[in-house]
Molecule: Guanidine-I riboswitch aptamer
Organism: uncultured Roseobacter sp.
RNA sequence: GAUGUCUAGGGUUCCGCCUCGGCUUUGGGAGGGUCUGGUCCGAGAGAUGUCGCCGGGUUGGCAAAUUCCAAUCGGUACACGGCGGGACAAAAUCCCGGGAGA
Repeated sequence: GAUGUCUAGGGUUCCGCCUCGGCUUUGGGAGGGUCUGGUCCGAGAGAUGUCGCCGGGUUGGCAAAUUCCAAUCGGUACACGGCGGGACAAAAUCCCGGGAGA
C1' cells in the first nucleotide's frame, strides 16, 4: 500500500411489522423508518486476518553470498478535521478526502 471477515454507524429497494380501504379467489393495493428487526451499504484516523513492501535479523540451498532463492523472525509509525457535493432505493464515520483548514 491492497484486500477479506466483522463491528460502530446508516438509511428504506426487498422481506417482516403497523395503519387504511377493498376483497374472500389466500392472492393483491396505498401509506408508515419519529417501526425493535432480516436482506442491503459500511469506517484513513474501529477490530481482526491475508497478501505486498522493508530489514546492515536468523537458518538453509548453491562454488559463493550485503548482492540470488526459500523458510522463519521482526517492522509497517503518527493521526484533530469542516462546509459542500456524489452514488446506489436512500442515507452514513461510504466516495470527493490523511481533501480545505488546524